[in-house]
Molecule: transfer RNA
Organism: Candidatus Fermentithermobacillaceae bacterium DTU015
RNA sequence: GCCGGCGUAGCUCAACGGUAGAGCAACGGUUUCGUAAACCGUAGGCUAUGGGUUCGAUUCCCUUCGCCGGCU
Numbered sequence: 001g002c003c004g005g006c007g008u009a010g011c012u013c014a015a016c017g018g019u020a021g022a023g024c025a026a027c028g029g030u031u032u033c034g035u036a037a038a039c040c041g042u043a044g045g046c047u048a049u050g051g052g053u054u055c056g057a058u059u060c061c062c063u064u065c066g067c068c069g070g071c072u
Base pairs, nucleotide, nucleotide: 001071002070003069004068005067006066007065010024011023012022013021018055026042027041028040029039030038048064050062051061052060
């Protein structure tokens, strides 16, 4: 230099173009003499950046940035 993959909650990952969810973690509660465990609940997202298509984009197209891999 060329090609491909990935980027979504603190972490690991989901999500037919139609209200972004789960597990773990955090916080509150129930239970216990107390802790842990268990159970119930709450909060936490400009879906990496900037554009485009569309009535509507996490999803499709393009640019940029970062990470990983391959080729040279």